Description
The part of an RNA shown here (small-subunit ribosomal RNA, 3' major domain) has 483 nucleotides and comes from a metagenome.
Context: one part of a larger RNA
RNA sequence: UGACGGGGGCCCGCACAAGCGGUGGAGCAUGUGGUUUAAUUCGACGCAACGCGAAGAACCUUACCAAGGCUUGACAUGUAUCUGCAUAUCCUGUGAAAGCAGGGUAGCCUUCGAGGGUGAUACACAGGUGCUGCAUGGCUGUCGUCAGUUCGUGCCGUGAGGUGUUGGGUUAAGUCCCGCAACGAACGCAACCCCUGUGCUCAUUUGCCACCGCCGGUGAUGAAUCGGCGAGCACUAUGAGCAGACUGCCCGUACAAGCGGGAGGAAGGUGGGGAUGACGUCAAGUCAGUAUGGCCUUUAUGCCUUGGGCUGCACACGUGCUACAAUGACCGGUACAGAGGGAAGCAAUACCGCGAGGUGGAGCUAAUCCCAAAAACCGGCCUCAGUUCAGAUUGUAGGCUGCAACUCGCCUACAUGAAGCCGGAUUCGCUAGUAACGGCGCAUCAGCUACGGCGCCGUGAAUACGUUCCCGGGCCUUGUACA
Numbered sequence: 001u002g003a004c005g006g007g008g009g010c011c012c013g014c015a016c017a018a019g020c021g022g023u024g025g026a027g028c029a030u031g032u033g034g035u036u037u038a039a040u041u042c043g044a045c046g047c048a049a050c051g052c053g054a055a056g057a058a059c060c061u062u063a064c065c066a067a068g069g070c071u072u073g074a075c076a077u078g079u080a081u082c083u084g085c086a087u088a089u090c091c092u093g094u095g096a097a098a099g100c101a102g103g104g105u106a107g108c109c110u111u112c113g114a115g116g117g118u119g120a121u122a123c124a125c126a127g128g129u130g131c132u133g134c135a136u137g138g139c140u141g142u143c144g145u146c147a148g149u150u151c152g153u154g155c156c157g158u159g160a161g162g163u164g165u166u167g168g169g170u171u172a173a174g175u176c177c178c179g180c181a182a183c184g185a186a187c188g189c190a191a192c193c194c195c196u197g198u199g200c201u202c203a204u205u206u207g208c209c210a211c212c213g214c215c216g217g218u219g220a221u222g223a224a225u226c227g228g229c230g231a232g233c234a235c236u237a238u239g240a241g242c243a244g245a246c247u248g249c250c251c252g253u254a255c256a257a258g259c260g261g262g263a264g265g266a267a268g269g270u271g272g273g274g275a276u277g278a279c280g281u282c283a284a285g286u287c288a289g290u291a292u293g294g295c296c297u298u299u300a301u302g303c304c305u306u307g308g309g310c311u312g313c314a315c316a317c318g319u320g321c322u323a324c325a326a327u328g329a330c331c332g333g334u335a336c337a338g339a340g341g342g343a344a345g346c347a348a349u350a351c352c353g354c355g356a357g358g359u360g361g362a363g364c365u366a367a368u369c370c371c372a373a374a375a376a377c378c379g380g381c382c383u384c385a386g387u388u389c390a391g392a393u394u395g396u397a398g399g400c401u402g403c404a405a406c407u408c409g410c411c412u413a414c415a416u417g418a419a420g421c422c423g424g425a426u427u428c429g430c431u432a433g434u435a436a437c438g439g440c441g442c443a444u445c446a447g448c449u450a451c452g453g454c455g456c457c458g459u460g461a462a463u464a465c466g467u468u469c470c471c472g473g474g475c476c477u478u479g480u481a482c483a
Stems, first nucleotide, its partner, number of pairs: 001483002003480003007477007015467002019430004026322008034313002042053002064308007073125001077124006087106008109115001127297002130295003136291001138286003141282001143280001148187006154163003167178003193274004198243007207233002212230007246268001249262005324423001328382001330380003340371003345364002350359003389420001394415007436459007
């Protein structure tokens, strides 16, 4: 100087407390361990591995296993020799395929040549998801969006070092103020960036429909209302610019920074959310994204193919979904979103089918057309039961994708109807448009094991006295036999 203390002081955080909903019990999904296996490819292991790499394992992917094959090779560059043949295509045999063997047809660019391109042979070499993340780059997690980490000069100390950065206040903040042998500065904090909340200006089609005109339907030829067209850009909306919030104003408090209250305002003291992650820590993670040193391999640890495996199942754990019902299930009727996607695509009206779906194809390069039905909401019925709860499992019949659904896909109909009556010790999330509940979309993608991930809107709470305690962290101080 640090680190540590079941030392002290001050302070913070869904850390506790106060609340709401879960986990742990059941069934299923998914990941992991274990076990099994010819193989069940590899990596990740407290927080910070375990719905993680994987935003798509039937083949492919695929790295694993079995079997069959290839050896300058699936791919790159170069040299030498040969063939003046590029190359395309067809057939036969063998085979599971890849491949191997044989045959036919058409057919060389350019000005001779050099040269370009092709094939064969030979050689340099290619190749390796083989090892080492404790040889590395790059990227990432984490403490932690915690408020810290340092430097120059000066001063103090023999020196390691100290000071500044400590102290008194204050803040979300090493934020600011005051003081001070310090005076300044840098990386962080904040601000600058994006979305959102208010207004103004401009623009007006594919958006909008207040006023006006026309046409048609219902109605009684009326009033009214609905639909369409014209006209219009008022409103909504879209998207470009600007304004707006700064403790600016008032009161109290205080020397100041600030704090408490108030006004005006769409918004008030960082308005809400995002992006942004200092010096460093964990020899943290990744040689299997790519790059890369070294080592190893070279008729194999490389390459091709068929089939299998990654999905195996006495079991254990993590993360989720669905439930155990009446704030509900079922039936019926019927409103109100946002954000997205669409050309090898999204697909309307119509017709067929109980349905999954099929036939067909208007429109749409999309503010125009389509996906598209939002669902929780409302009415009827059920009357507390293993039920009109719950839906696992199983049988039969079908549909879709795809060369192909046996291992091993999803969906539909009928039948079957298991465990489960709210879950021990324990443990997790959340402070407001949040939790909880409800649906919708997208990426990957032929299809899909998505209940996962990332977004979007609808309905919309309770509680926080407080900091004694548990956990993590910051500053000061103290002890130390630790570095």
Description
The prediction has a mean pLDDT of 81.